[in-house]
Molecule: c-di-GMP-I riboswitch aptamer
Organism: Chloroflexota bacterium
RNA sequence: CCUCGAUAAAGGCAAACUCGGCGUGAGCCGGGGACGCAAAGCCACGGGACUGGUGGGAUCUUCCAGCCAGUUAGCCGGGUUGCCGGA
Numbered sequence: 001c002c003u004c005g006a007u008a009a010a011g012g013c014a015a016a017c018u019c020g021g022c023g024u025g026a027g028c029c030g031g032g033g034a035c036g037c038a039a040a041g042c043c044a045c046g047g048g049a050c051u052g053g054u055g056g057g058a059u060c061u062u063c064c065a066g067c068c069a070g071u072u073a074g075c076c077g078g079g080u081u082g083c084c085g086g087a
Stems, first nucleotide, its partner, number of pairs: 004085002012037002017032006035074001041080003045077003048072007056064003
């Protein structure tokens, strides 16, 4: 340095739920709270999922392609930065 990740040390993050706020919505921010996490730090680049708009179609109380704008990094892949070191 690369790989790897321990019943190690020092620390870190925080699902569900809940309270307050924001957003049409997916969801986000803050407090409480911990299911989990070695990148559960950061980036929407590829795929997935989800929301709003549009509207071509269909088996037309409804649903779906395409397009536009978004959400999700705790869905997966990729990029990038980084703490510790028992084997």